[in-house]
Order: sequence, then structure tokens, then C1' cells
RNA sequence: GCCGGUGUAGCUCAGUGGUAGAGCGGCUGCUUCGUAAGUAGCGGGUCAACAGUUCGAGUCUGUUCAUCGGCU
Repeated sequence: GCCGGUGUAGCUCAGUGGUAGAGCGGCUGCUUCGUAAGUAGCGGGUCAACAGUUCGAGUCUGUUCAUCGGCU
């Protein structure tokens, strides 16, 4: 230099154009003499950035950035 994968909650990841989710973690209540475990609930997101297509974009297109890999 060229080609490709990945980017969504604190972490690991789902999400087939139509209200953004799960597990773990965090916080609170109950339970206990106390802790752990258990149980009920709560909070947490500019979906990497910018533009385009569309009535509507996490999803499709382009560029950029980060990261991983391949080729030279």
C1' cells in the first nucleotide's frame, strides 16, 4: 500500500427497515445476630463519528476513526 472481519449498557453478546434487549455486574428492599446464598424491584445507551437512501435506519450505501486478521 491492497483486501476482509468487528465496533450496541460497566463486561460478554443478541437484535431479518417499524417502541433498543439478555446474561453477568451495580444499587435498593425483604430474609439473617451478621455475611454469603436466595428473592422482589430499580437504574444504566448520543447503537464509534459524519453524511446519504427511506414515511421510518442499530440494521441498507459512502467516507472517516479504532481494533483484529490476511496479502504484498